[in-house]
RNA sequence: AGGGCCAUAGUGUUAAUGGUAGCACGUCGGUCUCCAAAACCGAAAGAUCGGGUUCAAGUCCUGAUGGCCCUG
Numbered sequence: 001a002g003g004g005c006c007a008u009a010g011u012g013u014u015a016a017u018g019g020u021a022g023c024a025c026g027u028c029g030g031u032c033u034c035c036a037a038a039a040c041c042g043a044a045a046g047a048u049c050g051g052g053u054u055c056a057a058g059u060c061c062u063g064a065u066g067g068c069c070c071u072g
Base pairs, nucleotide, nucleotide: 001071002070003069004068005067006066007065010025011024012023013022019055027043028042029041030040031039048064049063050062051061052060
C1' cells in the first nucleotide's frame, strides 16, 4: 500500500431475510437462614461514531475510528 473479517449491558454472546433487543455470568435489592453460601423472586445496565435510504435501521448503503487476519 492492497484485500478480507469484526464492533450489541461490567464480561461472554443470541435471534431477528427492516417492525417491542433477549440469554448466561456478574452487580444491586428482597425472601429463606442463628450467620453465610446455595436456591428462589425482583431491579438497573447495551446497538463504536457520522451521513444516507425508509412510515420504521442493530439489520440495507456510505464515510470514519478501533481490533484481528492475509498478500506484497
Annotation
This is a predicted structure of a 72-nucleotide RNA (transfer RNA) from a Patescibacteria group bacterium. The sequence was found in a public genome assembly. The source organism's lineage runs through Bacteria and Bacteria candidate phyla. Its Rfam family is "tRNA". Its family is annotated with triplet codon-amino acid adaptor activity in the Gene Ontology.